This is a predicted structure of a 61-nucleotide RNA (Fluoride riboswitch aptamer (crcB RNA motif)) from Pedobacter sp. UBA1951.
It was read from a public genome assembly, where an Rfam model found it.
Its mean pLDDT, the model's own confidence on a scale to 100, is 77.
Of the family's consensus pairs, 100% are formed in the model.
It matches the Rfam family "Fluoride riboswitch aptamer (crcB RNA motif)". On this family, see Baker et al., Science 2012: "Widespread genetic switches and toxicity resistance proteins for fluoride".
[in-house]
């Protein structure tokens, strides 16, 4: 370092953790958003729901 076996179970849903459902992948794989001739282009922290934190817009104090 490779190859085979075999046990564990394991990752993964465009930008952060947790819990909690779905789905999908089995390592050459699920998965890695959109527009544009071109930009200091644009949306969204979630597949789905909840909390929290980050970040934007408003008001009040």
């Nucleotide at each position: 370092u490779u190859u085979a076996c075999g046990a564990u179970a394991g990752g993964c849903a465009a930008u952060g953790a947790u819990g909690u459902c779905u789905g999908c992948c089995u390592u050459g794989a699920a998965c890695c958003g959109c527009c544009u001739u071109g930009g200091u282009g644009c949306u969204g922290a979630u597949g789905a729901u909840a909390u929290c934190u980050a970040c934007u817009u408003a008001a009040c104090u």